Predicted 3D model of a 73-nucleotide RNA (transfer RNA) from uncultured Prevotella sp. The source organism's lineage runs through Bacteria, Bacteroidota, Bacteroidales, Prevotellaceae and Prevotella.
RNA sequence: GGUUCGCUAGCUCAGCUGGUAGAGCAUCACACUUUUAAUGUGAGGGUCAUGGGUUCGAGCCCCAUGCGAGCCA
Numbered sequence: 001g002g003u004u005c006g007c008u009a010g011c012u013c014a015g016c017u018g019g020u021a022g023a024g025c026a027u028c029a030c031a032c033u034u035u036u037a038a039u040g041u042g043a044g045g046g047u048c049a050u051g052g053g054u055u056c057g058a059g060c061c062c063c064a065u066g067c068g069a070g071c072c073a
Base pairs, nucleotide, nucleotide: 001072002071003070004069005068006067007066010025011024012023013022019056027043028042029041030040031039049065050064051063052062053061
C1' cells in the first nucleotide's frame, strides 16, 4: 500500500426480511435471612464509533473517515 471482518448499556454480546433498541454479568432498591452471601422481584443506565446519503421509516442498505484484528504484498 491492497483486501476482509469488527465497533450496540460499566463489561461480555444478541438484534431475523429495514418497522417501539435487548439479554447475561455488574450497579441500585425491595422481599427473604439474626447478619453477610445466595435466591427472587423491580429500577436506573444507549448520540447503535464519527460524518454524510438512500428511504415514509436505518443498529441493519450505500459512501467517506477513525480505531482494533486478520490476510496479501

Model confidence (mean pLDDT): 80 of 100. Its Rfam family is "tRNA". Gene Ontology term of the family: triplet codon-amino acid adaptor activity. The family's RNA type in Rfam is transfer RNA.